[in-house]
Context: one part of a larger RNA
RNA sequence: UCCGGCGAGUUACUCGUCACGUGCGAGGUUAAGCGCUUCAGGCGCGGAGCCGUAGCGAAAGCGAGUCUACAAGGGCGUUGUAGAGUGCGUGGCGGUAGACCCGAAACCGAAGCGAUCUACCCAUGGUCAGGAUGAAGCUCGGGUAACACCGAGUGGAGGUCCGAACCCGUUCAUGUUGAAAAAUGUUGGGAUGAACUGUGGGUAGGGGUGAAAGGCCAAUCAAGCUCGGAGAUAGCUGGUUCUCCCCGAAAACUAUAGAGGUAGUGCCUGGGGGCAUGUCUGGCGGAGGUAGAGCACUGAAAGGACGCGGGGGCUUCACCGCUUACCAACUCCUAUCAAACUCCGAAUGCCGCAUCAGAUGGACCCCUGGAGACAGUGGGAGCGCGAUAAUGUGCUCUCGCGAGAGGGAAAGAACCCAGACCGUCGGCUAAGGCCCCAAAGUACGAGCUCAGUGAGAAACGAUGUGGAUGUGCCCUGACAACUGGGAGGUUGGCUUAGAAGCAGCCAUUCCUUGAAAGAGUGCGUAAUAGCUCACCAGUCAAGUGCGUCUGCGCGGAUAAUGGUCGGGACUCAAGCUCGACGCCGAAGCCACGGAUUCGAUUCUCCUUCGGGAUAGAAUCGGAUGGUAGGGGAGCGUUCUGGUAACGAAGAAGCGGCCUGGGAACGGUUGCCGUGGAGUGGCCAGAAGUGAGGAUGCCGGA
Numbered sequence: 001u002c003c004g005g006c007g008a009g010u011u012a013c014u015c016g017u018c019a020c021g022u023g024c025g026a027g028g029u030u031a032a033g034c035g036c037u038u039c040a041g042g043c044g045c046g047g048a049g050c051c052g053u054a055g056c057g058a059a060a061g062c063g064a065g066u067c068u069a070c071a072a073g074g075g076c077g078u079u080g081u082a083g084a085g086u087g088c089g090u091g092g093c094g095g096u097a098g099a100c101c102c103g104a105a106a107c108c109g110a111a112g113c114g115a116u117c118u119a120c121c122c123a124u125g126g127u128c129a130g131g132a133u134g135a136a137g138c139u140c141g142g143g144u145a146a147c148a149c150c151g152a153g154u155g156g157a158g159g160u161c162c163g164a165a166c167c168c169g170u171u172c173a174u175g176u177u178g179a180a181a182a183a184u185g186u187u188g189g190g191a192u193g194a195a196c197u198g199u200g201g202g203u204a205g206g207g208g209u210g211a212a213a214g215g216c217c218a219a220u221c222a223a224g225c226u227c228g229g230a231g232a233u234a235g236c237u238g239g240u241u242c243u244c245c246c247c248g249a250a251a252a253c254u255a256u257a258g259a260g261g262u263a264g265u266g267c268c269u270g271g272g273g274g275c276a277u278g279u280c281u282g283g284c285g286g287a288g289g290u291a292g293a294g295c296a297c298u299g300a301a302a303g304g305a306c307g308c309g310g311g312g313g314c315u316u317c318a319c320c321g322c323u324u325a326c327c328a329a330c331u332c333c334u335a336u337c338a339a340a341c342u343c344c345g346a347a348u349g350c351c352g353c354a355u356c357a358g359a360u361g362g363a364c365c366c367c368u369g370g371a372g373a374c375a376g377u378g379g380g381a382g383c384g385c386g387a388u389a390a391u392g393u394g395c396u397c398u399c400g401c402g403a404g405a406g407g408g409a410a411a412g413a414a415c416c417c418a419g420a421c422c423g424u425c426g427g428c429u430a431a432g433g434c435c436c437c438a439a440a441g442u443a444c445g446a447g448c449u450c451a452g453u454g455a456g457a458a459a460c461g462a463u464g465u466g467g468a469u470g471u472g473c474c475c476u477g478a479c480a481a482c483u484g485g486g487a488g489g490u491u492g493g494c495u496u497a498g499a500a501g502c503a504g505c506c507a508u509u510c511c512u513u514g515a516a517a518g519a520g521u522g523c524g525u526a527a528u529a530g531c532u533c534a535c536c537a538g539u540c541a542a543g544u545g546c547g548u549c550u551g552c553g554c555g556g557a558u559a560a561u562g563g564u565c566g567g568g569a570c571u572c573a574a575g576c577u578c579g580a581c582g583c584c585g586a587a588g589c590c591a592c593g594g595a596u597u598c599g600a601u602u603c604u605c606c607u608u609c610g611g612g613a614u615a616g617a618a619u620c621g622g623a624u625g626g627u628a629g630g631g632g633a634g635c636g637u638u639c640u641g642g643u644a645a646c647g648a649a650g651a652a653g654c655g656g657c658c659u660g661g662g663a664a665c666g667g668u669u670g671c672c673g674u675g676g677a678g679u680g681g682c683c684a685g686a687a688g689u690g691a692g693g694a695u696g697c698c699g700g701a
Stems, first nucleotide, its partner, number of pairs: 001701006011097003015094010027051003033045005055062002066074002100239002103236001107229003111226003119203009128193001130162003133158001137154006166190003172185003205221001207217003242634006252265005267372001268370007278360005283353004292344001293342002298338003302334004309327002311324004376401010406417003421594004426590003432584003435568003441581001444579005454570001460555002464552010481539005487512003492506003518533001522531002595624010605612002635690001637687007645679002653674005658667003
């Protein structure tokens, strides 16, 4: 992991509440107990008690009224057909109980078992190859006044040294479903001692023991193990078993020792009642201070004019006075800013229509039973926070997802299209597409793009290229190119060593000749020279120069294994723009058939004649995505009662075939085989009643 079996909302309560059924009804009902009996039953007795029939007040108490200081407020009553309860049964929900099932870590008990492991202690025993070192003391000799002291020998001390047994466990490797739930190999520490060890004994769980690590107390220790309280508790996690039909949420507000819980409200559902009240669109009538705008207020803020006041300078003994390219009020001109500014001021949205019209519905309102939910999330719009960051965070509006399948976006909860009752080898369309993968145009008309742009990106840069537009020059010859000229006063003046068009400074930079030629555009020289340019003529011959706006392109352009428009591939396109036609394309729409349900009409049915009915039929129309969740209708299993049956001429079960139903499922109107004794239609009743999940339990593979 798979297979088989088992496996989770139960039961009790003279507890509550609501619905349905039923009995009686201003009453309803018995409990224990007792009697009878055809005896797990039934019939009767039993009125104690309980609920209701009157309330208010803390109470005394009063009473259709009562409490309070009141005539006001609160609770109750309002008996006009009238004010209805109560007992039992079944079901929904709640309460108390383990209360849907499994699951702790723990806590407790004068409960019990453990020191054969291990810690420490007591008693009594045992063990330590061999080698080394050589303390005290003693002896002899030296030495001293005597000691001391020195030397040699003897001696054999020590938590002494080296090193086996023995004890330990430092290092590395192996082992790591091991040979082993702690070892093996290597290496290492102690080895006469606080040594090691045999046997017997002692200390026990908030207790022991501990050269102290919270260590050890039987592979278990920040409180052993066993049993019990015990089904502890678990606002937590997981799981919770057949089918079909109808409706269908929320992830919010408020509160909370509250925040992943819960309660009330909002939102869903069932029942009853109200009976046109809802919503949308149009019409009519309203309130408002947002967007925008503005500067009239409050503030902010730039330049200028004027210049109160102040600062600086001058002057003066002082007062005064003069002055200023300083600051600057008020006022004016020009130009601005504001969530907490407003002289103004929309669009939406909101409110009213008992003054209206149309559309629409499981519309709306009230009472009541049952919920779930109170972790939301993405897109669009308006905002706060943040960095005009975030799949960020908080709020409002809206649409989705959540709980929504289908088509498109290569793939992709939320984007675009579109809301799946079922069937059809029918049709039309949406988004998006139509060269091939791959359904449909290698379709049409007119342009653009050469970058594979298309198929990622900015400031900025560029004789890319198309369109529009402005302006200068031009057959009296432009622009470009080529040929020639490009002079004289003069080396202008100043400066300077020099300054001659060309280091620098100055200048009404002038005048002459002329077709034209600057007191000179650049290169160049020490300065000259030289080469050029402006400018002019000729040759040639028709456009040429400079802007502005705009379409499509270019650069800017760097990421780690081999690249990408989904791929192939594509260039008057299979790219981009505009236009027009056709086609493809979904569970959308249409067509045909069918199912369920709701409404309307008609008919059957019932009727207390108002109407009603789930019992049914026909026609027409609508509806039928769905998580949590509410409601409805069914299937199947085991047992029991009733009733009608089957079975050795073969029951159940099992295997195969055939077959019916909308599903669970069925075939008592089926067939064959196996099997060998019971089965089970119909109507009811009662439940140990349905399995794929729970790291589920047991067994098997």
Molecule: large-subunit ribosomal RNA, domain II
Organism: soil metagenome